Predicted 3D model of a 75-nucleotide RNA (c-di-GMP-I riboswitch aptamer) from a Pseudonocardiales bacterium. The source organism's lineage runs through Bacteria, Bacillati, Actinomycetota, Actinomycetes and Pseudonocardiales. Rfam family: c-di-GMP-I riboswitch aptamer. Rfam's curators write: GEMM was predicted in a large-scale screen for bacterial structured RNA regulatory elements.
[in-house]
């Protein structure tokens, strides 16, 4: 450095649900809250699902794949 992921250590993120707000909606933002996560960090490139004001547009990265970046160091 690459790969890998532990009955290690220090961190981190935050499902459902509730409150407030935005959006036609899927859903998103903030607060609370933790089901879980070794990339549950980022990207809509491919597929899949969902929504709509449907020649098209949008959402989901915690659906799968891919790409980029990253803490630690047992086997």
């Nucleotide at each position: 450095c690459c790969a890998c992921g532990a009955a290690a250590a220090a961190c981190g993120c935050a499902a459902a649900c509730c409150c407030g707000g935005c959006g036609c909606a899927a859903g998103c933002c903030g607060g609370g809250g933790a089901c879980g996560c070794a990339a549950a960090g980022u990207c809509a490139c491919g597929g899949a699902a969902c929504c709509c004001u449907a020649c098209g547009g949008g959402u989901u990265a915690g659906c799968c794949g891919g790409a980029c970046u990253a803490c630690c160091g047992a086997a």